[in-house]
Context: one part of a larger RNA
């Protein structure tokens, strides 16, 4: 001078669409709700403030005057916000032409590995550990070859590489569908942001119903270790993990960093176009996007720095000391589990 904040202290909604609302690009005219300006009414007395004056002061009176920031009504003003009419293209939007992608859904297909069964070959241990034991095997295991079947998952490529609004998406093929970028500048003409409710998607566990079930596995049983050992380790081993069809609605759901726009030194790599030099395995330019480093500023500081935590706007969302407590209550929502909303006594 200014006058709170929300990356890590409290505090960015889980995420998109959108409804009211709230903001809103250039120009020209009009108009006069806001806005300014001058009149004039009217704001009762009292009571605040200023002057005088009575009570010996003073508190308190009584006298004037200012105010009483407010409304009404009228006349002007027309910049600026609104209303109303023209136009306009840098903001949205549509074409038209190209490109990239694990963007989503169904349906089909494939190999490797994995347990199991079946044969062949073998003949005694295997398997597990710091050691071990529980476990398996002479009713032929392990270990090799060769066939059956099932279910899951999709290895190399692969990348701080790409998609998407977030969760989140990887084998191959089709078929349907969603978004985005680049170029042209043909077309519309402000159609633009944000968004309280509100609807919609929203991992993983859970739940309901019907299936599947190869591995792996809460939960349970055994063996160890242990002073104990409801655990780490081992052997098994059920919900689950899969799949349709409904429900939950929660996450360190994080970039712990709301959306949109503007501007504000810079190098350097990547990924998707695109023009120019003209022909190189170059070289400059531009646009979207991801990533590192770094200037000013910002920041408590660590850092952050054109992807901003900078400089402004315009909108929603939240914050107000720790515990009590995301508790109890009421409301709603859900088959349940629980979820949303959300205190106060007390206490430091």
């Nucleotide at each position: 001078c200014u006058g709170g904040g929300c990356u890590u202290a409290a505090a960015g909604g889980g995420u998109g669409c959108g409804u009211a609302g709230g903001c809103g690009g250039c120009u020209c005219g009009u108009u006069a709700a806001g806005u300014a300006g001058g009149g004039u009414g009217u704001g009762a007395a009292a009571u605040c403030c200023c002057c005088c004056a009575g009570c010996u002061c003073a508190a308190c009176u009584g006298g004037g005057g200012a105010a009483c920031u407010g409304c009404g009504c009228u006349c002007u003003a027309a910049a600026c916000u609104g209303g109303c009419g023209g136009g306009c293209u840098g903001g949205a939007g549509u074409g038209a032409g190209a490109c990239a992608g694990g963007g989503g859904u169904g349906c089909a297909u494939g190999g490797a590995a994995c347990u199991u069964c079946c044969a062949g070959u073998g003949g005694a241990g295997c398997g597990g550990u710091g050691a071990a034991a529980u476990g398996u095997g002479u009713u032929g295991a392990u270990a090799u070859u060769g066939g059956a079947a099932g279910g899951a998952a999709c290895g190399c490529c692969g990348g701080a590489g790409g998609c998407g609004a977030a969760a989140g998406c990887g084998a191959u093929g089709c078929a349907c569908u969603g978004g985005g970028u680049c170029u042209c500048a043909a077309c519309u003409g402000a159609c633009g942001c944000u968004g309280a409710g509100g609807c919609a998607c929203g991992a993983a566990a859970g739940c309901c119903a019907g299936g599947g079930g190869a591995g792996c596995g809460a939960a349970c049983g055994g063996g160890a270790u242990u002073a104990g050992a409801u655990a780490c380790c081992c052997c098994g081993g059920u919900a689950g993990u899969c799949c349709u069809g409904g429900c939950u609605g929660u996450a360190a759901a994080c970039g712990c960093u709301g959306a949109a726009u503007a501007c504000u030194a810079g190098c350097u790599g990547g990924u998707a176009g695109c023009c120019c030099c003209a022909u190189a395995u170059g070289g400059g330019g531009u646009u979207a996007c991801c990533a590192u480093c770094g200037g000013a500023g910002c920041g408590a500081a660590a850092g952050u720095g054109u992807u901003a935590a900078g400089u402004a706007u315009u909108c929603c969302g939240c914050c107000u000391g720790g515990g009590g407590a995301g508790u109890a209550u009421g409301g709603u929502c859900g088959c349940a589990a629980g979820g949303c909303u959300g205190a106060a006594a007390c206490u430091c």